Transfer RNA from Callosobruchus maculatus, 72 nucleotides, folded computationally. The sequence is in RNAcentral, with records from Rfam. The coordinates come from a structure-prediction model, not an experiment, and the mean pLDDT is 80.
RNA sequence: GGCAGCGUAGUACAGUUGGUAGGACGCUGGCCUAGAAUGCCGGAGACGCUGGUUCGAAUCCAGCCGGUACCC
Numbered sequence: 001g002g003c004a005g006c007g008u009a010g011u012a013c014a015g016u017u018g019g020u021a022g023g024a025c026g027c028u029g030g031c032c033u034a035g036a037a038u039g040c041c042g043g044a045g046a047c048g049c050u051g052g053u054u055c056g057a058a059u060c061c062a063g064c065c066g067g068u069a070c071c072c
Stems, first nucleotide, its partner, number of pairs: 001071002004068001006066002010025002013022001019055001027043005048064005
């Protein structure tokens, strides 16, 4: 330099043929306990960035950024 695929919460992952963003661990409030843990009921927290298409984009398109694998 070329090609492919990827980027979603603090972490690891779902969500795809466009129509409400979800689960686990973690964090946190309450209940329980002499206290803590376990357990139960809640809460906060995310679509890499900028444009385009569309009534509507995490999803489709373009560019950029980041990291991965392959080729030279």